This is a predicted complex of two RNAs, RNase P RNA and transfer RNA, with 506 nucleotides together.
Rfam match: Bacterial RNase P class A. By type it is a ribozyme.
The coordinates come from a structure-prediction model, not an experiment, and the mean pLDDT is 76.
RNA sequence: GCGCGGGACCAGGCGGCCGCGCGGCGUCGUCACUCGUGGCGGCGUCGUGAGGAAAGUCCGGCCUCCGCAGGGCAGGGCGGUUGGUAACGCCAACCGGGAGCGAUCCCAGGGAAAGUGUCACAGAAAACACACCGCCUGCUCGUCCUCCGGGACGGGCCGGUAAGGGUGAAAAGGUGAGGUAAGAGCUCACCGCGUCCGGCGGCGACGCCGGGCGGCACGGUAAACCCCGCCCGGAGCAAGCUCGAAUAGGGGGAGAGGCAGUGCCCCUGCCGUUACGAUCCCCGGGUUGAGCGCUUGAGCGGAGGGGCGACCCUCCGCCCAGAGAAAUGGCCGUCCCCUUCCCCGGCGCAUUAGUGCGCCGGACGCAGAGUCGGGCGCGAUAACGCGCCCGGCCCGGAAGGGACAGAAGCCGGCUUACGGUCCCGCUCCCGC
RNA sequence: GCCCCAGUAGCUCAGUUGGAUAGAGCACCGGUUUCCUAAACUGGAGGUCGCGCGUUCGAGCCGCGCCUGGGGCG
Numbered sequence: 001g002c003g004c005g006g007g008a009c010c011a012g013g014c015g016g017c018c019g020c021g022c023g024g025c026g027u028c029g030u031c032a033c034u035c036g037u038g039g040c041g042g043c044g045u046c047g048u049g050a051g052g053a054a055a056g057u058c059c060g061g062c063c064u065c066c067g068c069a070g071g072g073c074a075g076g077g078c079g080g081u082u083g084g085u086a087a088c089g090c091c092a093a094c095c096g097g098g099a100g101c102g103a104u105c106c107c108a109g110g111g112a113a114a115g116u117g118u119c120a121c122a123g124a125a126a127a128c129a130c131a132c133c134g135c136c137u138g139c140u141c142g143u144c145c146u147c148c149g150g151g152a153c154g155g156g157c158c159g160g161u162a163a164g165g166g167u168g169a170a171a172a173g174g175u176g177a178g179g180u181a182a183g184a185g186c187u188c189a190c191c192g193c194g195u196c197c198g199g200c201g202g203c204g205a206c207g208c209c210g211g212g213c214g215g216c217a218c219g220g221u222a223a224a225c226c227c228c229g230c231c232c233g234g235a236g237c238a239a240g241c242u243c244g245a246a247u248a249g250g251g252g253g254a255g256a257g258g259c260a261g262u263g264c265c266c267c268u269g270c271c272g273u274u275a276c277g278a279u280c281c282c283c284g285g286g287u288u289g290a291g292c293g294c295u296u297g298a299g300c301g302g303a304g305g306g307g308c309g310a311c312c313c314u315c316c317g318c319c320c321a322g323a324g325a326a327a328u329g330g331c332c333g334u335c336c337c338c339u340u341c342c343c344c345g346g347c348g349c350a351u352u353a354g355u356g357c358g359c360c361g362g363a364c365g366c367a368g369a370g371u372c373g374g375g376c377g378c379g380a381u382a383a384c385g386c387g388c389c390c391g392g393c394c395c396g397g398a399a400g401g402g403a404c405a406g407a408a409g410c411c412g413g414c415u416u417a418c419g420g421u422c423c424c425g426c427u428c429c430c431g432c
Numbered sequence: 433g434c435c436c437c438a439g440u441a442g443c444u445c446a447g448u449u450g451g452a453u454a455g456a457g458c459a460c461c462g463g464u465u466u467c468c469u470a471a472a473c474u475g476g477a478g479g480u481c482g483c484g485c486g487u488u489c490g491a492g493c494c495g496c497g498c499c500u501g502g503g504g505c506g
Stems, first nucleotide, its partner, number of pairs: 001428001003426008012335007020049014051404001055415002058413005063236004075232005080094005095109001096107004110227002115225002117221003132165002134161003138157008173191006192216001193214009240292004250283005257271005299318008336402007343362008368394001370393009433505007442458004451489001460476005482498005
């Protein structure tokens, strides 16, 4: 330097102007009465105002209501061990298995010797194993040979055989020796496997060691049914509680009059008049609405201590949105980070060449005749030097960009989206 | 807030004890037929099975996590 692995942190900072939500205080207006308070609205001022995921709603809890003696069935979930936690399907450490050269990562990680199902195609055979080729004994047919005992080759039949070939994801332990007609755990040694026992280490999962038994009986699949162990009552803040307008219903009581023109009387009209009753009073349910629930909490920060760690304990300090479909924003300046870009051409004069002096045009938002390295050119070598090109560094300037996303009862996790900074580590390459 | 369903070719859909090179109809392209077209007949092309990870010898199908669309209740 390239490419990886693990972890932590930030979520642009500061200033000015304008604006929004909530709360406190002050003030003004208006309304209400129990007459000094309250509601609503405006203005001023002070304080405060999103996240690491506020998201998905995938798990677990708090809280609230309903249900509930206890237990079981059904249904759902979880599944190495020990711990953490309010709890979890989360987290930590460890065990076992797997991937990687490595840092490190991954595992739905109980049971396939309780039962059932299933294993396509290929293959002889796919789970009560199996004989296609091959190998071998025997019988038999044909041809040939013969020392007449038989032998060789080819075919057929009955058997034996899991060593070899071939198929498959998978073929019923592996290597070697013995054994056999040929073979085979058929027998033996070692390795592997299963089971039982013992010892040592570990809280444990498990690891290491030793011995006995079993020739091996036990293929895969439970993210197939299933079995074993453990866990789970249901609903969700629109939970739930309180206060309660008008109108129309409900219950009870009074009731022969009530209402309007009309302040009163007359008169007129409407409704009602022994009732299914006008009208009045009381009570209850309940819609719109209002309040509570609502944010002080498994809270945040710091210090100390315990633990490998997740996490826990003690002390000190702090209060950090709680609003109604619902605010937290906009502009300017400056700083920070990232990316890109910071000229091109022509003419005249002079000179021994590289060159020097001057003029003009185009483009432009701005800005170095900086420095280091390399290459090419100029000329008679070299030196000095200059020009052009490429790359790096430093200083400066300009433009653009700075993600994902918005609380709605509250927490703990997981998952998903997403910009950047820093730290630790690994492989390979290069240089010293 | 609490739940459910669907996603397979351009469109509409099949796809069951997991065993394929994933099918059908319409549409598309070529050919035959016709004076030409349609119809008919015939051949063909076209697929990340919404995406990713896993289980398995093997995944459209089983499991988990996402994405998109639609729906229900209060």